[in-house]
């Protein structure tokens, strides 16, 4: 002299498409396209996300471009909605540098 300050417990939300198939499986975007079961649903599993909120829903089988595509780029649009609580943290902290 510079930076940099959260972490934990413990609960909760959330989607799981699209193509080709000879139905075994393969492909494609994605963090993620998942197992088992008594399969209109119900438990898990991975990942993502919790108000500083773009996870994910609605709207929407929306709109424009663009493409083989539902991929990929604007728009709607920071539009309506959307799942938190305790502890503990600014310090005689940590970490990098430079000199002595």
């Nucleotide at each position: 002299g510079a930076u940099u300050c959260c972490a934990c417990c413990u609960c909760g939300g959330g989607g799981u498409g699209c193509c080709c198939g000879u139905c075994a499986g393969g492909g494609c975007u994605g963090a993620g396209a998942u197992g088992c079961g008594u399969c209109u649903c119900g438990c898990g599993a991975a990942c993502c996300c919790g108000u500083u909120g773009a996870a994910c829903c609605u709207g929407a089988c929306c709109c424009g471009g663009c493409u083989c595509g539902u991929a990929c780029c604007g728009g709607c649009g920071g539009a309506g909605g959307g799942a938190a609580g305790g502890u503990c943290a600014c310090g005689c902290a940590a970490u990098c540098c430079a000199c002595u």